Description:
A computed fold for a 142-nucleotide RNA from a soil metagenome, annotated as c-di-AMP riboswitch aptamer (ydaO/yuaA leader). The prediction has a mean pLDDT of 77. RNAcentral holds the sequence, with entries from MGnify.

RNA sequence: UGCCGAAGUUGCUUUCGCAACGCGGGGGAACCACUUGUUUCGGUUAACACGAAACACGGGGCUAAUCGUUGAGCAUGCAAAUGCUCGCGACGAACACUUCCAGUUCGAGCCCGUCAGCUAACCUCGUAGGCCCAAAGGAAGG
Numbered sequence: 001u002g003c004c005g006a007a008g009u010u011g012c013u014u015u016c017g018c019a020a021c022g023c024g025g026g027g028g029a030a031c032c033a034c035u036u037g038u039u040u041c042g043g044u045u046a047a048c049a050c051g052a053a054a055c056a057c058g059g060g061g062c063u064a065a066u067c068g069u070u071g072a073g074c075a076u077g078c079a080a081a082u083g084c085u086c087g088c089g090a091c092g093a094a095c096a097c098u099u100c101c102a103g104u105u106c107g108a109g110c111c112c113g114u115c116a117g118c119u120a121a122c123c124u125c126g127u128a129g130g131c132c133c134a135a136a137g138g139a140a141g142g
Stems, first nucleotide, its partner, number of pairs: 002131003008021005022127006032117001036056007058115001059112004066090004071086006091107005097141005
């Protein structure tokens, strides 16, 4: 000078900070949408529905950072099931004007605390952190 990201600009202030604008997130009507599984008991001719109890994985937010697996292994468990690692598949993100193709890399982390679907009015919060010193594929557009 630029890049990822919402995370910038301006003003005030001796400073810590404060405010406005810009950008980004959450809560929050109507209408609409949604209502897990296993075991035991009741009920029943028996079963289902239904009711009760216990167990399991409660549920949700930011972010690209998710989903599936009758592929393999390990752990917990009576079971259902759950968790972890590797593999495979789908999908998502970055690669410096934009799009497409190819290729490379990434799919973490943090928070709320039993609670929140969507959601007008309204209420409320954030404005961080990190990275590069050579960027170097092809095509089209600008």